Source information:
The prediction has a mean pLDDT of 88. A computed fold for a 351-nucleotide part of an RNA from a metagenome, annotated as small-subunit ribosomal RNA, central domain. Its Rfam family is "Bacterial small subunit ribosomal RNA". The RNAcentral record of the full RNA draws on SILVA.
[in-house]
Context: one part of a larger RNA
RNA sequence: UUGGGCGUAAAGAGCAUGUUGGUGGUUGUGUAAGUCCGAUGUGAAAUCCCCUGGCUCAACCAGGGAAGGUCAUCGGAAACUACAUGGCUAGAGUCUGAGAGGGGAAAGCGGAAUUCCCAGUGUAGAGGUGAAAUUCGUAGAUAUUGGGAGGAACACCAGAGGCGAAAGCGGCUUUCUGGCUCAUGACUGACACUGAGAUGCGAAAGCGUGGGGAGCAAACAGGAUUAGAUACCCUGGUAGUCCACGCUGUAAACGAUGUGCACUAGUUGUCGGGGGAUAUUGACCCCUUCGGUGACGCAGCUCACGCAUUAAGUGCACCGCCUGGGGAGUACGGUCGCAAGACUAAAACUC
Numbered sequence: 001u002u003g004g005g006c007g008u009a010a011a012g013a014g015c016a017u018g019u020u021g022g023u024g025g026u027u028g029u030g031u032a033a034g035u036c037c038g039a040u041g042u043g044a045a046a047u048c049c050c051c052u053g054g055c056u057c058a059a060c061c062a063g064g065g066a067a068g069g070u071c072a073u074c075g076g077a078a079a080c081u082a083c084a085u086g087g088c089u090a091g092a093g094u095c096u097g098a099g100a101g102g103g104g105a106a107a108g109c110g111g112a113a114u115u116c117c118c119a120g121u122g123u124a125g126a127g128g129u130g131a132a133a134u135u136c137g138u139a140g141a142u143a144u145u146g147g148g149a150g151g152a153a154c155a156c157c158a159g160a161g162g163c164g165a166a167a168g169c170g171g172c173u174u175u176c177u178g179g180c181u182c183a184u185g186a187c188u189g190a191c192a193c194u195g196a197g198a199u200g201c202g203a204a205a206g207c208g209u210g211g212g213g214a215g216c217a218a219a220c221a222g223g224a225u226u227a228g229a230u231a232c233c234c235u236g237g238u239a240g241u242c243c244a245c246g247c248u249g250u251a252a253a254c255g256a257u258g259u260g261c262a263c264u265a266g267u268u269g270u271c272g273g274g275g276g277a278u279a280u281u282g283a284c285c286c287c288u289u290c291g292g293u294g295a296c297g298c299a300g301c302u303c304a305c306g307c308a309u310u311a312a313g314u315g316c317a318c319c320g321c322c323u324g325g326g327g328a329g330u331a332c333g334g335u336c337g338c339a340a341g342a343c344u345a346a347a348a349c350u351c
C1' cells in the first nucleotide's frame, strides 16, 4: 500500500465558518468527453498457451495458430455520468404571524454575608484542634448595637429544566445584538452536503502594561503530627483569583461517540409551540402533531459491557485519525510565542 478499523482495546481534530476539491433532487431537448458496439491499423522477434513436426525419447529446436491494449483512427448508439439549454418543487432559503430562553455585549442599580475603620455597651478570655500550640486580647479582644469603607460572589426560585457551535452562561433593570422553534399561506427555484489548506472562537493556569485587592490562597513563615513530615491538620500569608487592553492556544476541551441526509417496534417523564375533542366562556384532564431533552426496551449490532428513531442498527456523501509495547508525543529541523511553551514529528536501541 491493500485490507480492516476508530464509545471502553491504537484511532473522531476542542468547536465553528469557509476556499480548492469530492459528492449531489426531479423532468424535457441537444452534444457525444466518459460509457457501449462495429470496422481498419497496430501491439517486433524470442518467451508463455494450443496444434503439428525434427533430433531413438525428453530437455531442446522448427512450423502454424491463439493470446496479449485505460492503444490509434473512422463509423455508429444515447440508457447512465458529464456538459449546454429550458422547465418543476419534495432539498435549501426568503417573507408573514406567534413563542420560549442563565445565548452575547455595554451601562446602571440592589440586598444578604465576610473583612476593615469609627462610636456605644461590656469584661477576661477568644480562636483553633483528635488533642494542642503558634495566633489575637486589660493599649479592652471575642460577643453585641449603631454608623461608615471596600471588593468579590449572587442564597431561596433551581429542575435528570433552559440557552449556546464548542469553550461556556444564573440577583434586578435598561439599551444594542446573534441564533432557534411552531403555524399558515405566498415567493426564489437545487441556490445543497462535506470540507485539504486557511480564518475565527476557545475553561483553568500562565505572561505583558496599567488599575484593583474584601474573602480565598500556590510559594513562603510559624505551630502541630511523625522515626522523619520539604505533606495531610492549625495560625498567618505573597503572587494569583477581579477589571481594561494585548498575548498564550492547551484540558479526562468527554457522550472518551466527526458532520449532513434517509430508513428501521414500542412504553414512559419533562421543556417549547400548534391542532382537536369534552365542557358552561376559561383553566385542568383526554387525543393528536412538530421541535428539544431524559429514563426504559424489541429487531439489529457488539468480544463483552452495552447501544438501541438523540444508534454503537441499516445505507449514502465528505473530512479527520489508527496500524505491537517501550524509546516518545521525545530528539533534530521548521513555523508560531515576550517567555513558559505550542504545533509538526523521527531514529538507533530494546522486549
Stems, first nucleotide, its partner, number of pairs: 003323004007305002012319001014201004021194003025088007033081002035077007042069001049065006091191001092188004096183004103177007110154001115149007125136002162169002206247006215241002220236004258318006266296011300307002324351003333344004